[in-house]
RNA sequence: GCCCAUCUAGCUCAGUUGGUAGAGCGCAAGGCUCUUAACCUUGUGGUUGUGGGAUCGAAUCUCAUUGAGGACA
Numbered sequence: 001g002c003c004c005a006u007c008u009a010g011c012u013c014a015g016u017u018g019g020u021a022g023a024g025c026g027c028a029a030g031g032c033u034c035u036u037a038a039c040c041u042u043g044u045g046g047u048u049g050u051g052g053g054a055u056c057g058a059a060u061c062u063c064a065u066u067g068a069g070g071a072c073a
Base pairs, nucleotide, nucleotide: 001072003070004069006067010025011024012023013022019056026044027043028042029041030040031039049065050064051063052062053061
């Protein structure tokens, strides 16, 4: 330099042919317990990396680009 795949909650990751986003862990409160841990219940969570475009409507399509990773030269 060129190509590929990736970026979603504090962390690890889902997300169905475009219809307004979830799980586990974590964290907080409560229950249980002499207390802690464990267990149970409830709650807490997001400019879907960033900036544009097309669309009534985008995590999803499209263009550019940042970060981290890989292959080739």

This is a predicted structure of a 73-nucleotide RNA (transfer RNA) from Hibiscus syriacus. The coordinates come from a structure-prediction model, not an experiment, and the mean pLDDT is 81. The RNAcentral record of the sequence draws on Rfam. It matches the Rfam family "tRNA". Rfam's curators write: Transfer RNA (tRNA) molecules are approximately 80 nucleotides in length. The family's RNA type in Rfam is transfer RNA. The source organism's lineage runs through Eukaryota, Tracheophyta, Spermatophyta, Malvoideae and Hibiscus.